[in-house]
RNA sequence: UAAGCUGCGGCAGGAGAGAGUCGUUCAAUCGGCCACCGAAGACGCAACCACCCGGAAACGCUCAGGUAAAAAGGACUGUUGCAGUUGU
Numbered sequence: 001u002a003a004g005c006u007g008c009g010g011c012a013g014g015a016g017a018g019a020g021u022c023g024u025u026c027a028a029u030c031g032g033c034c035a036c037c038g039a040a041g042a043c044g045c046a047a048c049c050a051c052c053c054g055g056a057a058a059c060g061c062u063c064a065g066g067u068a069a070a071a072a073g074g075a076c077u078g079u080u081g082c083a084g085u086u087g088u
Base pairs, nucleotide, nucleotide: 003086004085005084006083007082008081009080010079011078012077013076018034020033021032022031023030035067036066037065041063043060044059048055049054
């Protein structure tokens, strides 16, 4: 100390799917019964990598989570800070 990569934060953007039904029942919560969504996470495999074990997606699955608006969450993208690392 240009730039790259990794991790953890700040800010901004960020989809999908029933205001389902019943329990004296607006919404939320709880419990039962169905119908759906996939972009937290988990699980499974594929190309591929590795070849001792294996690793592995935005694919599959739907356990978890979610399905009016709001709030929360949200892979990923941009930007930025800190730390580490490769390297100049």

Description
This is a predicted structure of an 88-nucleotide RNA (Glycine riboswitch aptamer) from a Gammaproteobacteria bacterium. The model forms 90% of the base pairs in the Rfam consensus. Rfam family: Glycine riboswitch aptamer. Rfam links the family to the GO term glycine biosynthetic process. The coordinates come from a structure-prediction model, not an experiment, and the mean pLDDT is 83. Lineage of the source: Bacteria > Pseudomonadati > Pseudomonadota > Gammaproteobacteria.